SAM riboswitch aptamer (S box leader) from Metabacillus harenarius, 111 nucleotides, folded computationally. Its mean pLDDT, the model's own confidence on a scale to 100, is 82. NCBI's taxonomy places the organism under Bacteria, Bacillati, Bacilli, Bacillaceae, Metabacillus. It matches the Rfam family "SAM riboswitch aptamer (S box leader)". About the family: The SAM riboswitch is found upstream of a number of genes which code for proteins involved in methionine or cysteine biosynthesis in Gram-positive bacteria.
[in-house]
RNA sequence: CCCUUAUUUAGAGUGGCAGAGGGACAGGCCCUGUGACGCCCAGCAACCCCCAUAGUAGAUGUGGAAGGUGCUAAUUCCUGCAGAACAUGUUUUUGUUCUGAAAGAUAAGGA
Numbered sequence: 001c002c003c004u005u006a007u008u009u010a011g012a013g014u015g016g017c018a019g020a021g022g023g024a025c026a027g028g029c030c031c032u033g034u035g036a037c038g039c040c041c042a043g044c045a046a047c048c049c050c051c052a053u054a055g056u057a058g059a060u061g062u063g064g065a066a067g068g069u070g071c072u073a074a075u076u077c078c079u080g081c082a083g084a085a086c087a088u089g090u091u092u093u094u095g096u097u098c099u100g101a102a103a104g105a106u107a108a109g110g111a
Stems, first nucleotide, its partner, number of pairs: 002110007013041001015040003021031003025080004042072003047068002050064005076103001081100007
């Protein structure tokens, strides 16, 4: 870097260091010297591992959280592509809502 599967409206900081950008991309809209990003600590969660328990067993369910990741502004901040309904306009427009996809993120497995 690529592929597969699952999840993606829940949860979590009034801490320390440091000092200018950050929210993937594009357009918006935001956060930020009242200190962002990052690092440490703390916390959240339960994807993997592990433990207990129900189950003959497996699948699976429930509870736990030492370890491996992850996460801790805003729904993945909103939209991006397609369809439907409604409204608007009248040859081809625009908007709202909903559904599905795409893209992204994370985990586990694989090439």